Notes
Predicted 3D model of a 472-nucleotide part of an RNA (small-subunit ribosomal RNA, 3' major domain) from an uncultured bacterium. Its mean pLDDT, the model's own confidence on a scale to 100, is 82. It matches the Rfam family "Bacterial small subunit ribosomal RNA". The full RNA is in RNAcentral, with records from Greengenes and SILVA.
[in-house]
Context: one part of a larger RNA
Order: sequence, then structure tokens, then C1' cells
RNA sequence: UGACGGGGGCCCGCACAAGCGGAGGAGCAUGUGGUUUAAUUCGAUGGUACGCGAGGAACCUUACCUGGGUUAGAACGUAUGAUAAAUGUAGCUGAAAGGUUACAGUCCUGCAAGGGAUAUCAUACGAGGUGCUGCAUGGUUGUCGUCAGCUCGUGCCGUGAGGUGUUUGGUUAAGUCCAGCAACGAGCGCAACCCCUACCUUUAGUUGCCAGCAGGUAAAGCUGGGGACACUAGAGGGACUGCCUGCGCAAGCAGAGAGGAAGGUGGGGAUGACGUCAAAUCAGCACGGCCCUUAUGUCCAGGGCUACACACGUGCUACAAUGGUAACUACAGAGGGCAGCGACUAGGCGACUAGGAGCAAAUCUCGAAAAGUUAUCUCAGUUCGGAUUGGAGUCUGCAACUCGACUCCAUGAAGGUGGAUUCGCUAGUAAUCGCGCAUCAGCAAUGGCGCGGUGAAUACGUUCCCGGGCCU
Repeated sequence: UGACGGGGGCCCGCACAAGCGGAGGAGCAUGUGGUUUAAUUCGAUGGUACGCGAGGAACCUUACCUGGGUUAGAACGUAUGAUAAAUGUAGCUGAAAGGUUACAGUCCUGCAAGGGAUAUCAUACGAGGUGCUGCAUGGUUGUCGUCAGCUCGUGCCGUGAGGUGUUUGGUUAAGUCCAGCAACGAGCGCAACCCCUACCUUUAGUUGCCAGCAGGUAAAGCUGGGGACACUAGAGGGACUGCCUGCGCAAGCAGAGAGGAAGGUGGGGAUGACGUCAAAUCAGCACGGCCCUUAUGUCCAGGGCUACACACGUGCUACAAUGGUAACUACAGAGGGCAGCGACUAGGCGACUAGGAGCAAAUCUCGAAAAGUUAUCUCAGUUCGGAUUGGAGUCUGCAACUCGACUCCAUGAAGGUGGAUUCGCUAGUAAUCGCGCAUCAGCAAUGGCGCGGUGAAUACGUUCCCGGGCCU
């Protein structure tokens, strides 16, 4: 000077408390440990690993294993030489990769010589490695933490390390601001500037809208037309403790105050200081060193990454009546679409199939569920729950055995609200309901990222638990 204390003081945070809903028990999905295996590729491991890298493991991916090939190599460049346009077809062998044989084909310029382009082979030079080291590194990232801190110049103090400023008294979400002070200033952070959202004005009306006018229909902005409204997308306004009252030196605080769509940071996002953890990543990429070079490179087939006495994490579905089932009937937002979205018609109980309008899309298309109304079930392992298994199918794809999703019929397991313990959340939040997208042939998505619908309860307070800040 820091750090630490079951030392003290002050303060904050879904930290506790007050509430609501979960996890821990069940079945399944998924990740991990362990075990097994020829291989179950590798990495991530308290918080800060474990639905994580992976925003798609049947082949491919793929790095692993078994077996079969190959050695200037699977890719590219340069130089020299030889051959040939490119390329296509067929045979034999093989699991394929590959090996081998035959046939067709014979580029551009130029009369020619020659030159040029492309390919194959040979030679030479550069290969290749998801092999090791994240404790040699760059870059990127997590975390403390969106916490309010971390420093510098000059001056002053101290022999010096260093201190002061940054402490003190108030105040704030904030080292935010004010007052004071051997300090006076400044920088990185805070805040603001940026984006979305809530209100208004204005500009512009197509593919959007339809109040008034006209036409038209079984109905329909369907048509003429219109720019009012909604919406779209550009430009502005608007909120600043600005006004009032009280307290205060001030900063500021309080008020069921006024006005206002919004009130004291309006709500949300982006934004992450100096640094910490030799934190993570050599398997995204790059890169030093080391190692392999007829193999630790490379090609292919099949298998594995999907194993299963067990243990843990994260989720989904339930255990029912605020519910299940059946019928009828409303209302979104944000996105996607041409090897695509596919209306509509027909067939099929259905997954889907056959045809197919329109749409590179405010034009066409993919499209809600919970809610509501009516009926039924009457507390039961049930008309709850759907695991598991049998059979029959659909689709994608060379190919669904290992190892896909979905449909129909049958089957109908555990489960009656879960021990100790533990997690999330303070408002359009929790809870609950569906929809979309990326990846993608298909899909193991219950995951991730978004979107809207319905829509609560509680916070006395800071003694205690956890984390953090300032002073001592």
C1' cells in the first nucleotide's frame, strides 16, 4: 500500500423477508460423470462445465475404430520435357476407392514453321497433419459487474515506500451534484449523444385504408373514386424538477399538487473503465517451438460418436373438474418463401397423394391457441395420464437394420403434487397459451433465438444468509 476478520459504522442488489410458480419423487427428451467397447473422436469441470462448442451425427459431416487402397500425394502455383482438345461410352475386377482394357472424339491462330489455351503424365521446387504445448502467443470470450470505481499532470506533505487530490458533511441510480478542505485541474468509466416503444403535428398515398358519393354482390374495398381514419416510413414537436407549495446555504428531497399521452433515468435495447481468475479456446482462424513424412498425411466401405448395473445437471409431459372429451364460433404480432410458399379441386379415417391458380411478394402464400357458447364425464388409477409394445402405412433420401420423423388401429406402464434441500420472478413482470425463424433433403427441437394473446400476488422492513461499494 493492499487483502483478510465468526471487528465497527454507513449503503446497495429478487440477497433475505412478503408473495406466485417451479426443481428435488414419476415417465420421457437432452447433456455430463462412470462403466463398457475394436471405437464409444476431441474440448468445456465450483460460482464462471454439464439442451455448453453442436444455429441439425443414417452416408457425408467425422476428427474415432476395423478392413481395403495410395505415396510429390485429396487441392493450388512455378519451371522443363512428353503426350493429348475438352470430353463421352462400354467391358473385366472390386464392398467401394481403385486397378485395367477398348472405342468415339482431336482446340484457337497460322500456307507452313511456330505461337497460345486447357488437361494428363514424368522430373524439380514449394506439400499435408482436427498431432503436442492456451503455462510461448495474437485474436476472441466468460466472470466480478452496468458494480462505481480506476488513474494522471502540477503543487504540497513524508528520509522513503507512499500520502494528498478520491477524505469530511449532505445528496444521488452513479467519484451524480453541492458545501467545505493544500490542493488546483484533467483522463478512462457514470450520464447524455444511437436504436425500439408510448402521444401529437406534418409530408407522402401503393400493394395498405374506406368516412362521405356512385356502381355492384349470396357475401366481400369487389369497382369508380377518395386521403378523412387506420397503417406504412421520412421529418419535426414533446419531459426540463420547467411551474406551484413546504423543507434546505446549496445540491436536492417531499406532495393522491397543476398541466400532460407520458413525471422525476417514462419502459426496453445497444454500450462492459483500470484490472482479477498463468480463467477458456493451438479443434473457427492465425502463429513461435516441438513431433510425423510409404505416415500422426490422404482416398474408400462398413461400424462408432445413439452402448447401459448406475450417479448428477437442464428440460418436456403429467398426476386432473380453475380439468378431460366432442361440436360450434372469434381475435394477433413478428417472420419465411422459386430445386420455394403453395390457395383451390379431387382421393384417402389420417400422415399424405394427383392436378394446380397466384406469388421473387404491404399484392400471392404459410397461419393461431388459450378465451367464448353448448353438451357430456362426477372423483375413479378414471373418458386423468400417456410411457412401452404389436400390426398396418406415409414422406424425405443412393440408402431409414444398427440409427429418421410422422399417421392410423390396438396396447395402456409409472404417476394421487414429491425428504433434506434448492431455483426463477417486482408489471404488461411471473404464470399460462399458441405462432415464427435459423440450421436443414429429412429429423430425433421438449433445445436456441424471436413474436404476440390472456394476465396476477406481494415488498412491514434490513436482524439474519449471499454478493458488492465507501470510511475506519